[in-house]
RNA sequence: AAACCAGGCGGCCGCUGUUCCGGCUUUCGGGUCGGGAGAGAGGAAAGUCCGGGCUCCGUAGAGCAGGACACUCCAUAACGUGGAGUGAGGGUGACCUCAAGGAAAGUGCCGCAGAAAACAAACAGCCUACCCGGAAAUUUAUUUCCGGCGGCAAUGGUGAAAAGGUGAGGUAAGAGCUCACCAGUACCGCUGGCGACAACGGUAGCUUGGUAAACCCUGUCCGGAGCAAGAUCGAAUAGGAAAGUGUUUGAGGACUGCUCGUCCGAUGCUUUCGGGUUGAUCGCUUGAGCCUGUCGGCAACGGCAGGCCUAGAUUGAUGGCCGUCGCUUCAUCUUCGGAUGAGGAACAGGACCCGGCUUACGGUUUGCUU
RNA sequence: GGGGCCGUAGUCUAGCCUGGAUAAGGCACCAGCCUCCGGAGUUGGGUAUCCCCGGUUCAAAUCCGGGCGGUCCCGCCA
Numbered sequence: 001a002a003a004c005c006a007g008g009c010g011g012c013c014g015c016u017g018u019u020c021c022g023g024c025u026u027u028c029g030g031g032u033c034g035g036g037a038g039a040g041a042g043g044a045a046a047g048u049c050c051g052g053g054c055u056c057c058g059u060a061g062a063g064c065a066g067g068a069c070a071c072u073c074c075a076u077a078a079c080g081u082g083g084a085g086u087g088a089g090g091g092u093g094a095c096c097u098c099a100a101g102g103a104a105a106g107u108g109c110c111g112c113a114g115a116a117a118a119c120a121a122a123c124a125g126c127c128u129a130c131c132c133g134g135a136a137a138u139u140u141a142u143u144u145c146c147g148g149c150g151g152c153a154a155u156g157g158u159g160a161a162a163a164g165g166u167g168a169g170g171u172a173a174g175a176g177c178u179c180a181c182c183a184g185u186a187c188c189g190c191u192g193g194c195g196a197c198a199a200c201g202g203u204a205g206c207u208u209g210g211u212a213a214a215c216c217c218u219g220u221c222c223g224g225a226g227c228a229a230g231a232u233c234g235a236a237u238a239g240g241a242a243a244g245u246g247u248u249u250g251a252g253g254a255c256u257g258c259u260c261g262u263c264c265g266a267u268g269c270u271u272u273c274g275g276g277u278u279g280a281u282c283g284c285u286u287g288a289g290c291c292u293g294u295c296g297g298c299a300a301c302g303g304c305a306g307g308c309c310u311a312g313a314u315u316g317a318u319g320g321c322c323g324u325c326g327c328u329u330c331a332u333c334u335u336c337g338g339a340u341g342a343g344g345a346a347c348a349g350g351a352c353c354c355g356g357c358u359u360a361c362g363g364u365u366u367g368c369u370u
Numbered sequence: 371g372g373g374g375c376c377g378u379a380g381u382c383u384a385g386c387c388u389g390g391a392u393a394a395g396g397c398a399c400c401a402g403c404c405u406c407c408g409g410a411g412u413u414g415g416g417u418a419u420c421c422c423c424g425g426u427u428c429a430a431a432u433c434c435g436g437g438c439g440g441u442c443c444c445g446c447c448a
Base pairs, nucleotide, nucleotide: 001366002365003364004363005362007325008324009323010322011321012320013319015040016039018037019036020035021034022033023032024031025030042347046358047357049356050355051354052353053352054226055225056224057223061260062259063258064257066222067221068220069219070218071085072084073083074082075081086100087098088097089096090095101217102216106215107214108211109210110209123156124155125152126151127150131148132147133146134145135144136143137142138141164182165181166180167179168178169177183207184206185204186203187202188201189200191198192197230282231281232280233279240273241272242271243270244269245268252264253263254262275447276446289308290307291306292305293304294303295302296301327344328343329342330341331340332339333338371444372443373442374441375440376439377438380397381396382395383394390428399415400414401413402412403411421437422436423435424434425433
């Protein structure tokens, strides 16, 4: 790094569905009792973090707001998932990690330290070429010195970060100011690749800080609610009381916030008090299903053929005991092959169903690295 | 099933939105003074892995992701 297992078999007792037989009962749907057969949790059933199916809401229109995502290609019902790549980073290595668009659209922020934290600046430092003033010297129009006005960003120090690096030229001193090489950026050409991108050549002194898991910009996607969805049957009560609000000038509603539009809307709506029920059936498990083989593809995955039916509970079923075999720990014995005895075996359990992610967790095997 | 909030010394809170280096305050606790002793009073002291793990950033209690724990609210009929 990958794959696999989740103890096996038998017996007894017990639990939940299905089906068959028999008895009893029936409003003919079924119910109940007894017996037989056969079935009965997971890799995560978990968290509910994403995505979808399914169902209902008025077929859900327009705009704003809001949310999610962000290299490329592919896969898929779909995804924020997966596969294969590109780029960046880490590791001696096998290999691993990455929320990886834009900072050159704009705004904000960058504490302390430091001169300066972003259209750069000048504390120490270096310089006095040009210009002004003064002094001295003399060669009498030049030189030297001091000061002013100034110039510089190489050196020092600070910091996470100081506006490319090294060397040479250049200069008063310096500086991409100029040049050579190196690094980067932008553009052009060409080659390879579906593409992200990569290689090579050339041009431009172009060298432009970081932060978007700050606001934001760009692009793509998003109607809402959820099986207590939803449908049918049944039972019960007081379809009762009070307050507020409203009836075409429209309360409220049509299940995300707002606006517009559309529709419903009067025994209405909201709140409080009081009252009732705590049921049954369907949805419910045949499905993007599972297994085997084969073909296509690097792979994720897909096509074809054959076979299989594999939980549907509703206070919530799958448990307990015994025997035996396998695994394993310790002790004793040993003819070193084993034998005997005592133990141990994790995380955890469906509740409409799938695809992922994440988290919890015992063990086995294989490949590779050091 | 759906939604909200919280986790910081022993305890109760602030800081979190808008990141900045000693994490602030009350009560409690510890030590000294006072007292014969104790209490009260007074002076001083911080005892903390900011629930855990990872990431972004120069820098994380604060921002982002995942996990753990606690707490609260809503759902039937008329």
Two RNAs folded together computationally: RNase P RNA and transfer RNA, 448 nucleotides in total. Rfam match: Bacterial RNase P class A. The family's RNA type in Rfam is ribozyme. Gene Ontology terms of the family: tRNA processing, ribonuclease P activity and dimeric ribonuclease P complex. About the family: Ribonuclease P (RNase P) is a ubiquitous endoribonuclease, found in archaea, bacteria and eukarya as well as chloroplasts and mitochondria. Model confidence (mean pLDDT): 78 of 100.